[in-house]
Context: one part of a larger RNA
RNA sequence: CUGGGCGUAAAGCGCUUGUAGGUGGUUUUGUAAGUUGGACGUUAAAUCUCCAGGCUCAACUUGGAGAGGCCGUUCAAUACUGCAAGACUAGAGGAUGUCAGAGGAAGGUGGAAUUCCAGGUGUAGUAGUGAAAUGCGUAGAUAUCUGGAGGAACACCCAUGGCGAAGGCAGCCUUCUGGGACAUUCCUGACACUGAGAAGCGAAAGCUAGGGGAGCAAACAGGAUUAGAAACCCUGGUAGUCCUAGCUGUAAACGAUGAAUACUAGGUGUUGGCGGCUUUAACCCCGCCAGUGCCGAAGCUAACGCGUUAAGUAUUCCGCCUGGGAAGUACGAUCGCAAGAUUAAAACUC
Numbered sequence: 001c002u003g004g005g006c007g008u009a010a011a012g013c014g015c016u017u018g019u020a021g022g023u024g025g026u027u028u029u030g031u032a033a034g035u036u037g038g039a040c041g042u043u044a045a046a047u048c049u050c051c052a053g054g055c056u057c058a059a060c061u062u063g064g065a066g067a068g069g070c071c072g073u074u075c076a077a078u079a080c081u082g083c084a085a086g087a088c089u090a091g092a093g094g095a096u097g098u099c100a101g102a103g104g105a106a107g108g109u110g111g112a113a114u115u116c117c118a119g120g121u122g123u124a125g126u127a128g129u130g131a132a133a134u135g136c137g138u139a140g141a142u143a144u145c146u147g148g149a150g151g152a153a154c155a156c157c158c159a160u161g162g163c164g165a166a167g168g169c170a171g172c173c174u175u176c177u178g179g180g181a182c183a184u185u186c187c188u189g190a191c192a193c194u195g196a197g198a199a200g201c202g203a204a205a206g207c208u209a210g211g212g213g214a215g216c217a218a219a220c221a222g223g224a225u226u227a228g229a230a231a232c233c234c235u236g237g238u239a240g241u242c243c244u245a246g247c248u249g250u251a252a253a254c255g256a257u258g259a260a261u262a263c264u265a266g267g268u269g270u271u272g273g274c275g276g277c278u279u280u281a282a283c284c285c286c287g288c289c290a291g292u293g294c295c296g297a298a299g300c301u302a303a304c305g306c307g308u309u310a311a312g313u314a315u316u317c318c319g320c321c322u323g324g325g326a327a328g329u330a331c332g333a334u335c336g337c338a339a340g341a342u343u344a345a346a347a348c349u350c
Base pairs, nucleotide, nucleotide: 004321005320006319007304008303012318014201015200016199017198021194022193023192025088026087027086028085029084030083031082033081034080035077036076037075038074039073040072041071048066049065050064051063052062053061054060091191092188093187094186095184096183097182098181099180103177104176105175106174107173108172109171110154115149116148117147118146119145120144121143125136126135162169163168206247207246208245209244210243211242215241216240220236221235222234223233258317259316260315261314262313263312266295267294268293269292270291271290272289273288274287275286276285299306300305323350324349325348332343333342334341335340
């Protein structure tokens, strides 16, 4: 290279938008670039096929004839692909109507609880553990009542539920705003799919600057445990956790399963919408569409399992893998304030 693969064995980029590129619905006409056929030219010798000859045969070799990829010229064919022009509506988008939602951003606001402060009542303990001790407390703690301050998180509802591309999103209210589903089949008329680079988003931790700081809590200190205990347990406790503006760009960023389209038994829950039936308000029931779960035909799979939300059957495009270790390391480059991230070997060794 031809291949074979990527849920768990090596392998799906964390996710999206989108450039180039690749691929692309139904139909008519033209063209004839790809494609197919014919003719001609060319296709050195050797090689290959056939015939004849030479080494005793053969291999080998000599002569003759033939064949011959690629390429070029020319004539023709027009199914498929391309190109040009036209048409269509099943893909895609729009319109109108209805609907659900912790989707996003900003602002406001509420109650419970913890802690702290002030005051009242009140007296000797309290806290903590396997047991203790450090700690707190007669300078009046713990408990209890009243008032106040401040920060963070939103019990019940809550679900096997919903929304979002992913990360993720939950008290309540307002404003701004993104996406989606269903119904109508009114409009446009292939406008589509994928997507190397690129750009954007991206948990937690971490970093810079300025705020904030109730609880929790790396580091740290003390008390225990222990042979030791730089741990697990306890008492404290600073960064951090929170907000604003930037940086970082990674996670078991997981469904360990790329995106899109079509096809291939069912059963049973649940969420949103619509239609039918019914009441003529609903529910139930029946059906359709879109999501989200479970169980399973065929099929697939090494097995586990997957199974219309495929890991089945196919097509298009992208990414990735190629024995273990060395190593996701070194060097170089790019990015970063740094921490580091991305890209990414080899010697050697089994």
A computed fold for a 350-nucleotide part of an RNA from a metagenome, annotated as small-subunit ribosomal RNA, central domain. The RNAcentral record of the full RNA draws on SILVA.